Predicted 3D model of a 73-nucleotide RNA (transfer RNA) from a Rhodospirillales bacterium.
């Protein structure tokens, strides 16, 4: 100092021909139990890593930076 990759909910991840953001698991409430656990039923939760750009419109394209992970020197 080059290159690639990833960064979306409290935690693991989806969402890629651009069109008002999902699951599962945790959490919270209820039902069931003589209680717990399990099960069922409902509900809370994200400025999509920061900033800029392009479009009527961006998580998704383009672009600077961070952070991580990996090669290469």
């Nucleotide at each position: 100092g080059c290159c690639g990759g990833u960064u979306u909910a409290g935690c693991u991840c989806a969402g890629u021909g651009g069109g008002u953001a999902g699951a599962g698991c945790a959490c919270c409430u209820g039902a069931u139990u003589u209680g717990u656990a399990a099960u069922c039923a409902g509900g809370c939760g994200g400025u999509c890593g920061c900033g800029g750009g392009u479009u009527c419109g961006a998580g998704c394209c383009c672009u600077g930076c961070a952070a991580c992970c990996g090669g290469c020197a």
The organism belongs to Rhodospirillales, within Bacteria.
Its Rfam family is "tRNA". Rfam classes the family as a transfer RNA. About the family: Transfer RNA (tRNA) molecules are approximately 80 nucleotides in length. Its family is annotated with triplet codon-amino acid adaptor activity in the Gene Ontology.